[in-house]
Parts: sequence; structure tokens; C1' cells
RNA sequence: CUCAUCGAGAGCGGCGGAGGGACGGGCCCCGAGAAGCCGCGGCAACCGGUGGGCCGAGAGACGCUUCGAGGUACCCCUCGAGGGAAGAUCUAGGCUCGCGCCAGGUGCCAACUCCCGCGGAGUGGAUCUCCGAGAGAUGAG
Repeated sequence: CUCAUCGAGAGCGGCGGAGGGACGGGCCCCGAGAAGCCGCGGCAACCGGUGGGCCGAGAGACGCUUCGAGGUACCCCUCGAGGGAAGAUCUAGGCUCGCGCCAGGUGCCAACUCCCGCGGAGUGGAUCUCCGAGAGAUGAG
């Protein structure tokens, strides 16, 4: 920088000792112990692994079939050149599953990203609601 997601979910203990919720304004949390560090636990499923179903670019030329040549009495066999629809097979990729299953790499475990910030709509205004942008967070590249 690009893309995706952000109304769900999940905390105890030890150390520590006053801040924290990104920024500004609010509003909150906090000596019944903030930040930070450590241990253990949990949530979730972005990356990762794996399974079922469906679609499927493309590949392929097995079976099918036409013609010709040869062998043969025929069936049939061999070789060569074609044919078109459907199907089998392989497969990049995509979709989906009570959000399939697992949990290795991250992440997270007060409040919708705690709310608002800029623009617009519903109103003429306030309030409120909604939509989009911006900012931020996380993941992947």
C1' cells in the first nucleotide's frame, strides 16, 4: 500500500501499585486493585491441515460410431483417417456444509470498534434512526 472482517464469543491466579478504554470531546472501568509482566484456562476460525456435496476452464481419446485397406466364408480382428452428443476418468480453480471437523501460526477474552467526530437521507429545526466515508483494530498478501 491492497483486500477481507469488525451488533457474536471467551478470565482466573501471582507479581505490580495508578492509571486505563488508539487520538479529541463525551461517557465509563479502576485501591472490592488500573497499565504492564508471568502462569494457567478459554473464545474464535483470518492463515494452515483435512472431509462430504455441487459446479467446473482445460486435459484426455477408453468404450461408441462412419469410411477405407488388409486377414477371414461370416461373426470378428488389425491398421489408417475422421465424427458428434452425452457419459466415465484426471484436474487448476470456485461455491457450499447447524458458519463441516482439527487447532499448528497469529489474534482476542467490560461496554457495537463503548458512543460521537466528516458527508448524506428520513424532518423546515432539535432529537432520534439509518446509509456511506474517514480514523482505528485484526488477519492475509